[in-house]
Molecule: transfer RNA
Organism: Candidatus Peregrinibacteria bacterium
RNA sequence: GCCGCCUUAGCUCAGCUGGUAGAGCAAUGCUUUCGUAAAGCAGCGGUCCCGGGUUCGAAUCCCGGAGGCGGCU
Repeated sequence: GCCGCCUUAGCUCAGCUGGUAGAGCAAUGCUUUCGUAAAGCAGCGGUCCCGGGUUCGAAUCCCGGAGGCGGCU
């Protein structure tokens, strides 16, 4: 220098052929206990890496950029 893949909640990851974004764990609160842990329950938590385009509508499609991983030379 060229090619491919990845980027979504604090962490690990789902999200189909474009239609108002989810799970587990963690943290928080509550129940339980003399108290702690464990267990059970509840609610919270997201400008979907950034910018632009297409579209009635974009996490999803297109273009550019950034970061990470791998391959080739």